Small-subunit ribosomal RNA, 5' domain from a metagenome, 542 nucleotides, folded computationally.
The full RNA is in RNAcentral, with records from SILVA.
It matches the Rfam family "Bacterial small subunit ribosomal RNA".
[in-house]
Context: one part of a larger RNA
RNA sequence: GAACGAACGCUGGCGGCGUGCUUAACACAUGCAAGUCGAACGAGAAAGGAUUCUUCGGAAUCCGAGUAAAGUGGCGCACGGGUGAGUAACGCGUAGAUAAUCUAUCCUUGUGUUUGGGAUAACCCUUCGAAAGGGGGACUAAUACCGGAUACAUAGAUACCUGUAGGGGUAUCUAGGAAAGGUGGCCUCUAUUUAUAAGCUAUCGCACGGGGAGGAGUCUGCGUACCAUUAGCUAGUUGGUGGGGUAAGAGCUUACCAAGGCAACUAUGGUUAGCGGGUCUGAGAGGAUGAUCCGUCACACUGGCACUGAAACACGGGCCAGACUCCUACGGGAGGCAGCAGUGAGGAAUAUUGCGCAAUGGGGGAAACCCUGACGCAGCGACGCCGCGUGAGUGAGGAAGGCCUUCGGGUCGUAAAGCUCUGUCAGUAGGGAAGAAAUGCAUAUAGGUUAAUACCCUUUAUGUUUGACGGUACCUACAAAGGAAGCACCGGCUAACUCCGUGCCAGCAGCCGCGGUAAUACGGAGGGUGCGAGCGUUGUUC
Repeated sequence: GAACGAACGCUGGCGGCGUGCUUAACACAUGCAAGUCGAACGAGAAAGGAUUCUUCGGAAUCCGAGUAAAGUGGCGCACGGGUGAGUAACGCGUAGAUAAUCUAUCCUUGUGUUUGGGAUAACCCUUCGAAAGGGGGACUAAUACCGGAUACAUAGAUACCUGUAGGGGUAUCUAGGAAAGGUGGCCUCUAUUUAUAAGCUAUCGCACGGGGAGGAGUCUGCGUACCAUUAGCUAGUUGGUGGGGUAAGAGCUUACCAAGGCAACUAUGGUUAGCGGGUCUGAGAGGAUGAUCCGUCACACUGGCACUGAAACACGGGCCAGACUCCUACGGGAGGCAGCAGUGAGGAAUAUUGCGCAAUGGGGGAAACCCUGACGCAGCGACGCCGCGUGAGUGAGGAAGGCCUUCGGGUCGUAAAGCUCUGUCAGUAGGGAAGAAAUGCAUAUAGGUUAAUACCCUUUAUGUUUGACGGUACCUACAAAGGAAGCACCGGCUAACUCCGUGCCAGCAGCCGCGGUAAUACGGAGGGUGCGAGCGUUGUUC
């Protein structure tokens, strides 16, 4: 000199864009943060209102409404969001391998979507318990569950073709072995002949293959902090065979056999630490660092475990143990903010229990739509960067006053006052955006499908619908110099000097050093210098 997620002191007008628990991975009250689908399925309220009847107590029917809430089932909950505890490691970075692998949803392509069955929740009845939560009986549906057929993945055997390595392909046999329907429309065929479906058709699904995209697992070369005042470490240890296991290679696991494996090219042990893109500094080489943003890893009260699933050993899922907190009828139960706000504690120190799904993105759904503390916005903080303002011109009797003085004067100083203007910001009033593209609906249009001019799908046009921010940005008008300047320093380094007070005292100080009676170094004043809504100090890095 530069920088900062800063803090402290004094001061503080406005705006834009960023940014804000670095400490206790400490404990958490309260609310919200993951749901959705009735076009998979069965069932299905109440309040309230209307009508009728009435023994005036009430009853029935209709609307509310096939709504609410709940249940079975599907998809999602493994994304998004947080934190940095652990980890010195194939964790990360980079370059590769997978002939050792998997992949739900999505795209593309092919084939199929056949025939049967038995249950169960909800509801109802009953029962245990303080509660949380259960037990028993009876009934019912499905795209829930289970058989058969065929297709066909896979495994084995045989034959053949081919490749870059143990790989790939074809044919036959054996074993094993798929599926589910919903919605809209129609009457060409078939059946009853009105119109409907077991029929046809469109579309969304479902099953099994091939390919792709994106994603994931595993392995390898190289790189990746400090300590030798850490020199030896290792029994599933190193290798083999058989069995097991995984989507997949492997001591991954197990039995037996052999005695190996690593290490001064730093093993083992200890300390510290998430890693990278980047960031800061520097001419660079380098050094330091890893907040915000992006990629990645790990974790979710502490430790362990599996289940479901394409994927988890799963932050707002489950089980067990532990610590802690809460409820209890003492028998037993409930919980997990390192999500967003917020509270206590710790600390020098870090924000609102805000608005909205309008946009972008995500989940579900055919869609309308619903959910979304992701996100978009607003609030608070000079925490940072940037921009603007606090007025401009003129004005000498160089006013008053302060300070200094050699008492002549000098200086603050065109500074003020006065006069003439301007109107940024703030204020008041009026107007007032872009961010909105879609989707859906209605009408028209062309094409496809089809038996069809239904329906459905696609194209195009017109109309209609949607803004949290926000009456915000911006524009116009009005009035008025009015509401808006401080902080540090002045011995040298280092820009800027005099007077008074003090008298090695009080004090200053980054270094050198000042102060013991004329202190430009302490304290005050006048003046000056620097920066300026900031200025200094402290801390840290280069």